[in-house]
RNA sequence: GCCCCAGUGGCUUAAUCUGGUAGAGUAUCGCUUUCGUAAAGCGAGGGUUGCAGGUUCAAAUCCUGCCUGGGGCU
Numbered sequence: 001g002c003c004c005c006a007g008u009g010g011c012u013u014a015a016u017c018u019g020g021u022a023g024a025g026u027a028u029c030g031c032u033u034u035c036g037u038a039a040a041g042c043g044a045g046g047g048u049u050g051c052a053g054g055u056u057c058a059a060a061u062c063c064u065g066c067c068u069g070g071g072g073c074u
Stems, first nucleotide, its partner, number of pairs: 001073007010026004020057001028044005050066005
């Protein structure tokens, strides 16, 4: 230098191929339960989907460039 994969709540991840309400687990907080704690049950907050632009009525998803990480080729 070229090619491939990945980047989404604090953490781990789904949804991408086939554009249409961003969801789950865990953690945190609150409530129930208990003499109290833990466990269990219920609920709440937390995401401008790595950055910038483009296409579209509508983009996490499609297109372009860039950044970061991993792998491969020379």
The RNA shown here (transfer RNA) has 74 nucleotides and comes from a Candidatus Nanoarchaeia archaeon.
The prediction has a mean pLDDT of 82.
NCBI's taxonomy places the organism under Archaea, Nanobdellati, Nanobdellota, Candidatus Nanoarchaeia.